[in-house]
A computed fold for a 117-nucleotide RNA, annotated as SAM riboswitch aptamer (S box leader). It was read from a public genome assembly, where an Rfam model found it. Its mean pLDDT, the model's own confidence on a scale to 100, is 83.
RNA sequence: CCUUUAUCAAGAGAGACUGAGGGACAGGCCCUAUGACGUCCGGCAACCUGAGGAGCUGCGAAAGCGGUUCAUUAAGGUGCUAAUUCCUGCAGGUACGUGUGACCUGAGAGAUGAGGG
Numbered sequence: 001c002c003u004u005u006a007u008c009a010a011g012a013g014a015g016a017c018u019g020a021g022g023g024a025c026a027g028g029c030c031c032u033a034u035g036a037c038g039u040c041c042g043g044c045a046a047c048c049u050g051a052g053g054a055g056c057u058g059c060g061a062a063a064g065c066g067g068u069u070c071a072u073u074a075a076g077g078u079g080c081u082a083a084u085u086c087c088u089g090c091a092g093g094u095a096c097g098u099g100u101g102a103c104c105u106g107a108g109a110g111a112u113g114a115g116g117g
Stems, first nucleotide, its partner, number of pairs: 001117008013041001015040003021031003025089004042081003047077003050073002053070007085109001090106005096099001
């Protein structure tokens, strides 16, 4: 970098350092010296691993060794910690006072985990 798959409406600091930008892209709309981004600490969550528990189940004479599901834990690996993935961006639909509007569904794009190339 490509690809498969799951998730994206919840949650998370009046801390320290730093010092101007940030919210992927575009258009909006926002955040920001009452200090952004970043780093550290703290926190949240529970995707993967681990641990112990319960159910079902395979092999076995048994001891035991596996598979699978569920809830738990939070030790290890990630992730996240303004706004729904801040909103819209493409397609279809619904209602009406017919719109540079509202709402719904799906796709695309993006993010993160796990697997594959």